[in-house]
The part of an RNA shown here (small-subunit ribosomal RNA, 5' domain) has 520 nucleotides and comes from a metagenome.
The prediction has a mean pLDDT of 84.
Context: one part of a larger RNA
């Protein structure tokens, strides 16, 4: 000199864009943060009338989602991360493309009703009922095993094809047209199987990045093999047996510290420091352990067990988990509102309308940072007053003020007033068998009557902080008298202090200026 998620002191006009618990991964009152679908299903209730329908509400069965999004950095020195590869050792819901299929049966159960236990949480028994819920069957394609043929590969083999054996699918509802109806045809969606893709995930490997040797030896599932088991998959992943290996001065093991990276800061660079915000990966969800469901979890707002803590209790037993958003207590030098909205972007569900979304978009608070603007402009005396110094002549403050002439950013008041909106839906036109498509119209904004524009008023509403001995830009007077005090270093102060304190003057920066802390 530069930098900061800063803090402290004095001061403080406005706007834009950012940032805001670095400490106790401490404990948490309250509210909200994950639902949705009636175009899967039965039931109950409410309202309306076309009295068998329509509209809505509720709990339940069922589907999808809840593994995303959001938070934190405790742990972790590790294939955790980064980078480069491998997977002939793998999985993949939704999405896209292609091909094919969607046949035919059955038995239950919640809700509900009845009885009943319990303070509650929550149950128990009996009875009724539906489905795209559940269970068999058929067929197809696929898979596994065996055999044959062909091609290929570095290999256990891979690919194609044929045969045999075993095993294994499905779900419909809605709308339109025709018909008295049964039903038939069509449309988009949903379902099943197979193949491919996209995106995602698992596993393996080379290399790379902390300190201490005042840590030198470490290791028995340990290192390897065979068989078996297990997994979606390789593997001591697990197990039985066999061998006695494996790692280590190119630092094993131990201890300490630490999430890693893109990046950020600094520096001419090399390098050093760092990992807030934004983005990628990982890990965690009161502490420890475990599995269930599922395409995906060993699951922050799921389950079970144990522990600590808190709460309720009729003492028999129950309930809870903010490192989600706000907010509270505590800790601390220190860090915000228990705000508005789904209008936009994105996500979940739904054919859709729409619902949900503290993701997000916005507003609020804080000079915490960066950037921009303003606090007026011109003119105005051989130069007012005041103040300070003085050699008492004067000098400085100083064109500074006053005065005169202007301007109006900002401020205040009044008026006008956005972009961000595209869709979807409905209507009309076009189109066509219909739908899709195309065009026009209606309509949709939290921010917000905000930004912005116009007018009026009037210099009106707006300057401080640090320093002045040298380094280092800027000097005099008074007070004090090694006292009081200053100080980053050198050093000032003991009666003429440009170094302390005050005043005048001056210098620097400026809505900031200094100090402290940390890094280069």
């Nucleotide at each position: 000199g530069g930098a900061u998620g800063a803090a402290c002191g004095c001061u403080g006009g406005c706007g834009g864009c950012g940032u805001g618990c670095c400490u106790a991964a401490u404990a948490c009152a309250u509210g909200c943060a994950a639902g949705u679908c009636g175009g899967a299903c039965g039931c109950a209730c409410u309202a309306a009338u076309u009295u068998a329908u329509u509209a809505g509400u509720g709990a339940g069965u069922g589907g999808c989602g809840a593994a995303c999004g959001g938070g934190u950095g405790a742990g972790u020195a590790a294939c955790a991360c980064g980078u480069a590869g491998g997977u002939a050792a793998u999985c993949u819901a939704c999405c896209u493309u292609u091909a094919a299929g969607a046949c035919g049966a059955g038995g239950a159960u919640a809700a509900c009703c009845a009885u009943u236990g319990g303070a509650a949480a929550c149950g128990a028994u009996g009875g009724c009922u539906a489905a795209g819920a559940c269970u068999g069957g058929a067929u197809a394609g696929g898979a596994a095993u065996a055999u044959g043929u062909a091609a290929g590969g570095c290999a256990u083999c891979u690919u194609a094809u044929a045969u045999a054996u075993u095993u294994u699918a499905a779900a419909a509802g809605a709308c339109c047209u025709a018909g008295c109806a049964a039903u038939a045809g069509g449309u988009a969606u949903a379902c099943u199987u197979a193949a491919a893709g996209a995106g995602g995930a698992g596993c393996c490997u080379g290399c790379g990045g902390c300190g201490c040797a005042u840590u030198a030896g470490u290791u028995a599932g340990u290192u390897g093999g065979u068989g078996a088991g297990g997994u979606g998959a390789u593997g001591g992943c697990u197990u039985a047996c066999c061998a006695a290996g494996a790692c280590a001065g190119u630092g094993a093991u131990g201890c300490g510290u630490a999430g890693c990276c893109g990046g950020a800061c600094u520096g001419a660079g090399a390098g050093g420091u760092u990992g807030a915000a934004c983005g990628g990966c990982c890990a965690c969800a009161u502490u420890g352990g475990g599995a269930c469901u599922g395409a995906g979890a060993c699951a922050c707002g799921g389950c079970c067990c144990a522990a600590a803590c808190u709460c309720c209790u009729a003492c028999g037993g129950g309930a809870g988990g903010c490192a989600g958003c706000a907010g509270u207590a505590g800790g601390g030098a220190a860090u915000u509102u228990u705000c508005g909205g789904c209008a936009a972007u994105g996500g979940g569900g739904g054919c859709a309308a729409c619902c949900c979304u503290u993701a997000c978009c916005g507003a609020g608070c804080a000079a915490c940072g960066c950037c921009g603007c303003g606090u007026g402009a011109a003119u105005g005396a051989c130069g007012a007053a005041g103040u300070a110094c003085u050699u008492c002549g004067g000098u400085a403050u100083g064109u500074a003020a006053a005065g005169u002439u202007c301007u109006u950013u900002u401020a205040u008041u009044a008026g006008g007033g956005a972009a961000g909106a595209a869709u979807g839906a409905c209507u009309u036109g076009u189109g066509g068998a219909a739908a899709a498509g195309c065009a026009a119209g209606u309509g949709u904004g939290a921010c917000g009557g905000u930004a912005c524009c116009u007018a009026a008023u009037g210099a009106a509403u707006a300057a401080g902080c640090c320093c002045c001995g040298g380094c280092u830009a800027a000097c005099u007077a008074u007070g004090u008298g090694c006292c009081a005090g200053c100080a980053g270093c050198c050093g000032c102060g003991g009666u003429a202090a440009u170094a302390c304190a005050u005043a005048g003057g001056g210098g620097g920066c400026a809505a900031g200026c200094g100090u402290u802390a940390u890094c280069c």